Small-subunit ribosomal RNA from an uncultured prokaryote, 1485 nucleotides, folded computationally. The RNAcentral record of the sequence draws on ENA.
RNA sequence: UGGUUUGAUCCUGGCUCAGGAUGAACGCUAGCGGCAGGCUUAAUACAUGCAAGUCGAGGGGUAACAGGGUUUUCGUUCCGCUGACGACCGGCGCACGGGUGAGUAACGCGUAUACAACCUACCUAUAUCAGGGGGAUAGCCCGGAGAAAUCGGAAUUAAUACUCCAUAACAUUAUUUUUUGGCAUCAAGAGAUGAUUAAAGCUUCGGCGGUUAAAGAUGAGCAUGCGUGACAUUAGCUAGAUGGUAAGGUAACGGCUUACCAUGGCAACGAUGUCUAGGGGUUCUGAGAGGAAGAUCCCCCACACUGGUACUGAGACACGGACCAGACUCCUACGGGAGGCAGCAGUGAGGAAUAUUGGUCAAUGGACGGAAGUCUGAACCAGCCAUGCCGCGUGAAGGAUGACUGCCCUAUGGGUUGUAAACUUCUUUUAUAGAGGAAGAAACCCCCGCACGUGUGCGGGGCUGACGGUAGCAUAAGAAUAAGCAUCGGCUAACUCCGUGCCAGCAGCCGCGGUAAUACGGAGGGUGCAAGCGUUAUCCGGAUUUAUUGGGUUUAAAGUGUGCGUAGGCCGGAAACGUCAGUCAGUGGUGAAAUCCUGCAGCUUAACUGCAGAACUGCCAUUGAUACUACGUUUCUUGAGUAUAGUUGAAGUGGGCGGAAUGUGUCAUGUAGCGGUGAAAUGCAUAGAUAUGACACAGAACACCGAUUGCGAAAGGCAGCUCACUAAGCUAUUACUGACGCUGAGGCACGAAAGCGUGGGUAGCGAACAGGAUUAGAUACCCUGGUAGUCCACGCCGUAAACGAUGAUUACUCGAUGUUGGCGAUAUACUGUCAGCGUCCAAGCGAAAGUGUUAAGUAAUCCACCUGGGGAGUACGGUCGCAAGAUUGAAACUCAAAGGAAUUGACGGGGGCCCGCACAAGCGGAGGAACAUGUGGUUUAAUUCGAUGAUACGCGAGGAACCUUACCUGGGCUUAAAUGUAGAUUGACCGGACCUGAAAAGGUAUUUCUCUUCGGAGCAGGUUACAAGGUGCUGCAUGGUUGUCGUCAGCUCGUGCCGUGAGGUGUCGGGUUAAGUCCCAUAACGAGCGCAACCCCUAUCAUUAGUUGCCAUCAGGUUAAGCUGGGGACUCUAAUGAAACUGCCGCCGCAAGGCGUGAGGAAGGUGGGGAUGACGUCAAAUCAGCACGGCCCUUAUGUCCAGGGCUACACACGUGCUACAAUGGUCGAUACAAAGGGCAGCUACCUGGUGACAGGAUGCUAAUCUCCAAAAUUGAUCUCAGUUCGGAUCGGAGUCUGCAACUCGACUCUGUGAAGUUGGAUUCGCUAGUAAUCGGAUAUCAGCCAUGAUCCGGUGAAUACGUUCCCGGGCCUUGUACACACCGCCCGUCAAGCCAUGGAAGUUGGGAGUACCUGAAGUCUGUUACCGUAAGGAGCGGCCUAGGGUAAAACUAGUAACUGGGGCUAAGUCGUAACAAGGUAGCCG
Repeated sequence: UGGUUUGAUCCUGGCUCAGGAUGAACGCUAGCGGCAGGCUUAAUACAUGCAAGUCGAGGGGUAACAGGGUUUUCGUUCCGCUGACGACCGGCGCACGGGUGAGUAACGCGUAUACAACCUACCUAUAUCAGGGGGAUAGCCCGGAGAAAUCGGAAUUAAUACUCCAUAACAUUAUUUUUUGGCAUCAAGAGAUGAUUAAAGCUUCGGCGGUUAAAGAUGAGCAUGCGUGACAUUAGCUAGAUGGUAAGGUAACGGCUUACCAUGGCAACGAUGUCUAGGGGUUCUGAGAGGAAGAUCCCCCACACUGGUACUGAGACACGGACCAGACUCCUACGGGAGGCAGCAGUGAGGAAUAUUGGUCAAUGGACGGAAGUCUGAACCAGCCAUGCCGCGUGAAGGAUGACUGCCCUAUGGGUUGUAAACUUCUUUUAUAGAGGAAGAAACCCCCGCACGUGUGCGGGGCUGACGGUAGCAUAAGAAUAAGCAUCGGCUAACUCCGUGCCAGCAGCCGCGGUAAUACGGAGGGUGCAAGCGUUAUCCGGAUUUAUUGGGUUUAAAGUGUGCGUAGGCCGGAAACGUCAGUCAGUGGUGAAAUCCUGCAGCUUAACUGCAGAACUGCCAUUGAUACUACGUUUCUUGAGUAUAGUUGAAGUGGGCGGAAUGUGUCAUGUAGCGGUGAAAUGCAUAGAUAUGACACAGAACACCGAUUGCGAAAGGCAGCUCACUAAGCUAUUACUGACGCUGAGGCACGAAAGCGUGGGUAGCGAACAGGAUUAGAUACCCUGGUAGUCCACGCCGUAAACGAUGAUUACUCGAUGUUGGCGAUAUACUGUCAGCGUCCAAGCGAAAGUGUUAAGUAAUCCACCUGGGGAGUACGGUCGCAAGAUUGAAACUCAAAGGAAUUGACGGGGGCCCGCACAAGCGGAGGAACAUGUGGUUUAAUUCGAUGAUACGCGAGGAACCUUACCUGGGCUUAAAUGUAGAUUGACCGGACCUGAAAAGGUAUUUCUCUUCGGAGCAGGUUACAAGGUGCUGCAUGGUUGUCGUCAGCUCGUGCCGUGAGGUGUCGGGUUAAGUCCCAUAACGAGCGCAACCCCUAUCAUUAGUUGCCAUCAGGUUAAGCUGGGGACUCUAAUGAAACUGCCGCCGCAAGGCGUGAGGAAGGUGGGGAUGACGUCAAAUCAGCACGGCCCUUAUGUCCAGGGCUACACACGUGCUACAAUGGUCGAUACAAAGGGCAGCUACCUGGUGACAGGAUGCUAAUCUCCAAAAUUGAUCUCAGUUCGGAUCGGAGUCUGCAACUCGACUCUGUGAAGUUGGAUUCGCUAGUAAUCGGAUAUCAGCCAUGAUCCGGUGAAUACGUUCCCGGGCCUUGUACACACCGCCCGUCAAGCCAUGGAAGUUGGGAGUACCUGAAGUCUGUUACCGUAAGGAGCGGCCUAGGGUAAAACUAGUAACUGGGGCUAAGUCGUAACAAGGUAGCCG
């Protein structure tokens, strides 16, 4: 810079990615070379070999080897004579080189100083000296002990071993004279006198070596300033401790040690303790500041099995030396001994993990030596390992029919792999082969020459190569020998198919996977890097996410509850002088080399390496400057304080007084209730309550005034009146002091309520508790009581949402307005000023909300605090407290968020406004009965499937006896029931007849096609092949269609404007409407989809047209009839037009509009009805209307047939029909429609039948014929009954349709005559030609289970006060922790599983300390008896100490029965605490 909290936004904030790096490891893969690197773990244990020796020119000598001599019986013997040399004495070295990082938080390291407090072998230069003695000892030889290691005895011997004497000073020491210098003690120089102290020889005669002194160089030692981890849940530590005197000791200073004296020393600028750690140059990262690391290379330190100790030595308290103790391993004859790879190789073990028991001293370096030389696992090389860095290659050019395969697709075809391949031409790095073949080598040494003289210096020649026949070079042949890994959802470059189906799996974060997965697995293709590629681990970065550079604290995490004040910090107001510490400048020293950077150079290049430069930002010293800061001195008044005068207030403490209310007591009046609630009950009351009156007592609190008020050092807080004491602010005057200031870690004080202790007090209120209610429950909310407490005194506690969620102080920065207390001149006006308390606003700030002279603005100083959420303000530890608890305050583990502000919605048992047959007012129903029909359930072989709150249930179905039909049982078929194409084949097939069969189907016989140019064609059948078929699944893959919110009034856009943004505005506001309908206003102006209108029917009229309709007038005619001639007047028919717009009037109103029993009009304010359904919601319904993706079946999930089923029946529900009767039933008589249908039809009329209907017959393809009315009206009867109501059910007899009415049709006649007497809770429809009631028609249809559906007309009401409530909806506003949007979210206990953790009787370890006992080796020390002439030693003793033992306590770690809470875990239990007024506002203590 990205990703990730949200529906979206802006912040805050964490998590995470991309980069670089590594001593790495793991997975897959692997051609070559160069340069580097290679036990990070067990400082674990080690077999074996090697890693430190050398010198004969120090010595005695001669074990082995060689030469020589001698001897010999040829086996040999003898001779140190020579080269050489084992062991021994002696010298030098072994303190270097090499390894490791355990310990060490320290003068260990780094840096800079100092030594006037020191040493230094070998080396360099200078000076001096080296004379004379002595006694031993190893070796050798002899014999002894022991398994061995080794030990001791006797004799003899040498030295550059040891020792004595002499000589000696510029050495040391004592006394003393003098000069110079400095840094306090002092230092340096020149002297005098006295005392003490040295040596080694070898030799080729050149020299090498030795002693002493002083100097240099080198290397050590010691001291000091500064710097160099974590933890304060480690706050006090210290007895040689701090200092002094004296002595001892050391190379040297010093409590380094001892004796004595004093009581100091360190520590909040972090002592002491615990944990961790070698330090630096440097390395990685980073823009830098920083952060992390300390492998390889270099410097320093420490260590060498663990602990201690000293010896030798110039140097050690010594890796390959010694002694002691301990652990471990090994040898042993059991008596005793041996050992130390953290040297190089190598082994075991540990571990994710790290190499050869290689070569050479050729070079470089080291030890010894005069040298040759010897030794050197230092070093140089080689081997192993892609561990890293760097380089090279695996070919290059051409080549399109864009070949084949593979993969994909919209699939006759195209795309991609892909110029890729094949093919042609070219090149040969690398690999391979054979051939030749380096540099690193110059010295030492030898030879020669020169200067010079057996030597030194120089020149020439010669000798010497582990690596290595290696690097490099040329030649040969031939593309020949050489590519993988990861990844492809976003971040992040790269996409498709198949498989799988919340499975298997992936995952760095977000997250993928539940049948169409670019995210899993495979494939094709692509992308990235490349002899490597990925993963894991770790570090830095990004992270300004610890912020010095460079952050914050109103609400996101974060201001201590408040003040006083110590240290500290700030330096703090003005002026002057001085000093020069900080600061600035110059100079000198240092800052090792390597590294980094720049330039040049060497390997073919690079990595790598060399040379030169720069740099090393640091430290120290010195010289100067003096503005600022600091320090010192002097002065000033504005900060701060004091004084005088006035003024203000619920400021504090203590005392006194007051009235109202409440309660109680007494008395009185008085009678039945009071009280309480949503409603009640508990409670009180006839023993007289409540109420009323009088009196008395008690405690607590102080109405009105009283608020946006006032007061207080601050916060907590403070309210009747009054007295006393005390404190403060403000104003005015400008008199006094003269910077006396600000902040403030620790500390101290104050600090609401609750709570605690002691003693009082107790009226009211009132946790706990009791009772009554409420409730599913109610340990609550409500009610009746009521203890602690509330009150007082004294003492604790020390916390609050102690809030302005805003630390203190100072200065500066637009305004408006209100108010308190002063002052100005006297005034309530007005204006100014000082100090407060509020509101609004500008700039600015802020994520926004907001803030805004009382800052959250601009600056300065100091303090406190924060660093993701949870765990947790918890645990442990400490401090405080009587307790409650407070304060300080973690970790494991877990999540990818948690959070702030604002936006749009949705929601609220939030608010406001409005509408709807929503309620209300009415009318009629449903729910009860019987029946019809649909559904559930049950049953069944099957009772096919779908629809299921509103928005399923007389729904799909507007016609299930067969068919339909999808279901069941049984029987058949397999290119199939239909159609097409092609091939071969037959000449029939079909039909009719017969047989079997339930049918489908099968079989038998019969029959033997048409045309022809004879080639064939047509037609038909069966057959073969290809195309089928599926009411099988998925409506959550879809199209189309539909329901619902809802015929509700809404839903949006363009431009502009506002806002960081999501978004807002417009669409809000005031009116109005059925309406986002219209008007007004307006940072909005316009527009679109909806509303309305346009369309159809209906209501009135006009015009036109009159047949099949009509008939007023005229004529004819009939028993009668528009029947006929005629007519167009009327009705009607069906086309066109008119009409209605709040247009007119009145009132109200700005307008829009509203009102009026207004007028006119057929109709009046949308006239009535229909069609018409915005953006969208419900993953709503439908794969079974149809279409369609994917999946599934293919002798079956396809298809044909018969029978059965969809019609079952204990039951439950929905929708209806008929009723329960007299506003009625029955029987007569008499009228009046509209709309629609009709030829396989409707049928007049006639005849028959009680009737359904039948038989005839006529009209009509229809304004012509026909189906065709009922309620009503009128007359009669029934008279309130289970009836002359009601008609179910059942018997009998029939009619009709149809192949067929058994399951399972309708209708007729006759008989039968069930329930039912108006229907519980509840619920449905309807506002006018509506409800109610009456009949008619049609679709489907052979018929019909139709009481259904859809239309048609006849008769024809009642009621609406109104919007409180129920339901649904619209707009505005408010709250929100909801956004799958309240059917939301979400809390706690319990139950289950897993995880980490606290406590805990105990138990097991660890390190450190204390006290006491014991105490090796060893230094030091003491010592008369032993050794020695002596020096000295042995032995014995003392001090100290490693180690061991004992004891008590502390710390720390592991483990633990049991126990506590915590976290996590799709669908467990109980409730519902929070979010809305969350249904009792919530929250803090």